A computed fold for a 72-nucleotide RNA from Cladochytrium replicatum, annotated as transfer RNA. It matches the Rfam family "tRNA". From the family's description: Transfer RNA (tRNA) molecules are approximately 80 nucleotides in length.
RNA sequence: GCGAAAGUAGUGUAAUGGUUAUCAUUGUCGCCUUCCAAGCGACAGACCCGGGUUCGAUUCCCGGCUUUCGCA
Numbered sequence: 001g002c003g004a005a006a007g008u009a010g011u012g013u014a015a016u017g018g019u020u021a022u023c024a025u026u027g028u029c030g031c032c033u034u035c036c037a038a039g040c041g042a043c044a045g046a047c048c049c050g051g052g053u054u055c056g057a058u059u060c061c062c063g064g065c066u067u068u069c070g071c072a
Base pairs, nucleotide, nucleotide: 001071002070003069004068005067006066007065010025011024012023018055026044027043028042029041030040031039048064049063050062051061052060
């Protein structure tokens, strides 16, 4: 330099053109327990950035950035 893939809570992940964006973990509070741990419940926390298409984009398209892989 060329090509491909990926980017979603603090971390790891799922999913879809429209309903409150999923689950686990994490944090806070409560229940339980003599206490702790475990368990149970509630709450908090995320779609990489910009533009386009569309009534509507996290999803589709284009560009950028970052990471990984391959080729040279």